[in-house]
RNA sequence: GCAGAGUAGGCUUUUGUGCGUUAAGUGCCGGUUGAACAGGGAGUUGUCAGCCGGACGAAAAGGGUUGUUUUAACAGCUCUUGCGGUACAUUGGCCGCAUCCCGCUGC
Numbered sequence: 001g002c003a004g005a006g007u008a009g010g011c012u013u014u015u016g017u018g019c020g021u022u023a024a025g026u027g028c029c030g031g032u033u034g035a036a037c038a039g040g041g042a043g044u045u046g047u048c049a050g051c052c053g054g055a056c057g058a059a060a061a062g063g064g065u066u067g068u069u070u071u072a073a074c075a076g077c078u079c080u081u082g083c084g085g086u087a088c089a090u091u092g093g094c095c096g097c098a099u100c101c102c103g104c105u106g107c
Base pairs, nucleotide, nucleotide: 001107002106003105004104009095010094011093012092015089016088017087018086019084020083021082028054029053030052031051032050033049034048035047039102040101041100042099060081061080062079063078064077065076066075067074068073069072
């Protein structure tokens, strides 16, 4: 000098357990605080998280059982199947230090 490796994290997928379906959550916008970003150092207008505010916004169906009232309604509990840009764990795949300096491996 040339080539390469590796993290956190992100996206998607498999399975499981939950939460919601009385609408929280997810996603979007603004503000604010904080955190992380290969082995070391620095680090953004990028990433993630908390909080505050705003706009938007959804799928339920069936069974069992108990109670009330009385024969068909209502209420409670529960199960099954769905639904949600749902949470966590898990499986495989993909992407992967904005950038700067040094280091590592091969030549």

Record summary
This is a predicted structure of a 107-nucleotide RNA (THF (Tetrahydrofolate) riboswitch aptamer) from uncultured Enterocloster sp. Its mean pLDDT, the model's own confidence on a scale to 100, is 77. The RNAcentral record of the sequence draws on MGnify.